[in-house]
Context: one part of a larger RNA
RNA sequence: UUGGGCGUAAAGCGCGCGCAGGCGGCAUACUAAGUCUGGUGUGAAAGCCCGGGGCUCAACCUCGGAACUGCACUGGAAACUAGUAAGCUUGAAUACGAGAGGGGCUCGUGGAAUUCCUGGUGUAGGGGUGAAAUCCGUAGAGAUCAGGAGGAACACCGGUGGCGAAGGCGACGAGCUGGAUCGAUAUUGACGCUGAGGCGCGAAAGCGUGGGGAGCAAACAGGAUUAGAUACCCUGGUAGUCCACGCCGUAAACGAUGUUUCACUAGCUGCUGGGCCCAUCGCUUGGGGCGGUGACGCAGCUAACGCGUUAAGUGAACCGCCUGGGGAGUACGGCCGCAAGGUUAAAACUC
Numbered sequence: 001u002u003g004g005g006c007g008u009a010a011a012g013c014g015c016g017c018g019c020a021g022g023c024g025g026c027a028u029a030c031u032a033a034g035u036c037u038g039g040u041g042u043g044a045a046a047g048c049c050c051g052g053g054g055c056u057c058a059a060c061c062u063c064g065g066a067a068c069u070g071c072a073c074u075g076g077a078a079a080c081u082a083g084u085a086a087g088c089u090u091g092a093a094u095a096c097g098a099g100a101g102g103g104g105c106u107c108g109u110g111g112a113a114u115u116c117c118u119g120g121u122g123u124a125g126g127g128g129u130g131a132a133a134u135c136c137g138u139a140g141a142g143a144u145c146a147g148g149a150g151g152a153a154c155a156c157c158g159g160u161g162g163c164g165a166a167g168g169c170g171a172c173g174a175g176c177u178g179g180a181u182c183g184a185u186a187u188u189g190a191c192g193c194u195g196a197g198g199c200g201c202g203a204a205a206g207c208g209u210g211g212g213g214a215g216c217a218a219a220c221a222g223g224a225u226u227a228g229a230u231a232c233c234c235u236g237g238u239a240g241u242c243c244a245c246g247c248c249g250u251a252a253a254c255g256a257u258g259u260u261u262c263a264c265u266a267g268c269u270g271c272u273g274g275g276c277c278c279a280u281c282g283c284u285u286g287g288g289g290c291g292g293u294g295a296c297g298c299a300g301c302u303a304a305c306g307c308g309u310u311a312a313g314u315g316a317a318c319c320g321c322c323u324g325g326g327g328a329g330u331a332c333g334g335c336c337g338c339a340a341g342g343u344u345a346a347a348a349c350u351c
Base pairs, nucleotide, nucleotide: 004322005321006320007305008304012319014201015200016199017198021194022193023192025088026087028085029084030083031082033081034080035077036076037075038074039073040072041071042070049065050064051063052062053061054060091191092188093187094186095185097182105175106174107173108172109171110154115149116148117147118146119145120144121143125136126135162169163168206247207246208245209244210243211242215241216240220236221235222234223233258318259317260316261315264313267296269294270293271292272291273290276288277287278286279285300307301306324351325350326349333344334343335342336341
């Protein structure tokens, strides 16, 4: 180096965009770099291999041959790869229409609930628990009615429903804006796939500055429980949770399953989107095809579990990653960060 792997045993980067690189549709002509074929030169000797000879044999020595799979030059071939020229439309992209959904920002609106404040009614309890107590309440609580303030979240609808690359996204309205998909045509003419570095996005927690603060609630305090109780339970309660801007860059960031693609390989049954045809008939339902999303299951695969047209089956292209357990995702160094820390990443030693 080749050979093996990556759902759960070690192993898919959290996700995307994309330079270089790798790979790349159909058909024609030319070139001849790769490729194939012939020739010439070279490929020292020794060694290895084959045949013969010499030491009594052998090791060893010696003669001849083959080989030296390579390189250079040169004649030729043109299928494939490559290059050039001119094309094609099926890959890819664009244009028009409709419907539905999502995110961010800005502005506005809404109701339910909690808390607090004010006032009315009203009187002795309330709260909490397994039971209690701390706690609140005669300075009038809890209950109830009316009014007000403020913040946060949007019950029902709500659904193995929808959308997004992932993280994720749920009240309503307006503006702005990205993507996917169906149908019908038209246009460009390989413009494609992947993608080391790079760049961007990236839950929660955390950090900086300034706001905001209803509820909840790390830390903390008290009450219980207990042998103890730095907990589980209870009463309080600050950061935080919310907003703006800027950092952080990690998660069981999971489908523990990289992206794209082909064909294929039985079927059966739900949900969902728009459109078309047929049937039905009174406007909806049923069936076929396309896109998405579920349940089961044949072949096949798998150590088994299971996967099974949304593959973990059968193939192709490219990237990432793994190589016994511990030491250790640690030390040192580099890079990044305000810090917390992140990332890259060993060894001794030990079993």

The part of an RNA shown here (small-subunit ribosomal RNA, central domain) has 351 nucleotides and comes from an uncultured prokaryote.
Model confidence (mean pLDDT): 81 of 100.